[in-house]
RNAcentral holds the sequence, with entries from Rfam. This is a predicted structure of an 87-nucleotide RNA (c-di-GMP-I riboswitch aptamer) from Clostridium thermosuccinogenes. Its Rfam family is "c-di-GMP-I riboswitch aptamer". Rfam's curators write: GEMM was predicted in a large-scale screen for bacterial structured RNA regulatory elements. Of the family's consensus pairs, 95% are formed in the model.
RNA sequence: AAUCGAUAAAGGCAAACUUGUUGAAAGACAAGGACGCAAAGCCUCGGGUCUAAAGCGAUUUACCGCUAUGAUGGCCGGGUUGCCGGG
Repeated sequence: AAUCGAUAAAGGCAAACUUGUUGAAAGACAAGGACGCAAAGCCUCGGGUCUAAAGCGAUUUACCGCUAUGAUGGCCGGGUUGCCGGG
């Protein structure tokens, strides 16, 4: 140093759900709460997935179809930084 997460310690994050705020929605944020996480720190670069306001098509209307510029980093890959221990 690559690499690994058996053991131990110091700490960290926080799913579902509840309440509030926000958003067209998916979702996000705050508080409570812990299912889990060794990068569940950070970055939408590639793929996946979710949503479909605006737009386009269709329609008498409603409804419907397509579409990301929206969302998800706790779906996967990639990039980057990093605690403790083994090595």